[in-house]
Molecule: transfer RNA
Organism: Deltaproteobacteria bacterium
RNA sequence: UGAGGCGUCGUCUAAAGGCAGGACAGUGGUUUUUGGUACCACCGAUGAAGGUUCGAAUCCUUCCGCCUCAGCCA
Numbered sequence: 001u002g003a004g005g006c007g008u009c010g011u012c013u014a015a016a017g018g019c020a021g022g023a024c025a026g027u028g029g030u031u032u033u034u035g036g037u038a039c040c041a042c043c044g045a046u047g048a049a050g051g052u053u054c055g056a057a058u059c060c061u062u063c064c065g066c067c068u069c070a071g072c073c074a
Base pairs, nucleotide, nucleotide: 001070002069003068004067005066006065007064010024011023012022013021018054026042027041028040029039030038047063048062049061050060051059
């Protein structure tokens, strides 16, 4: 440099144009002599900028980052 793939809460994982959801973690509470377990509640994310659309995590363009392969220089 070229080709391909990927990017969603702290982590994992859904939503395949129509309210961004779930699990774990974390925080608070109930229970317990304490801790753990159990139960309840809360918290928190679409890589960036544009475009299409009534409506974009989703479709299109550019850029950024990561991974794989190939190539160039040393």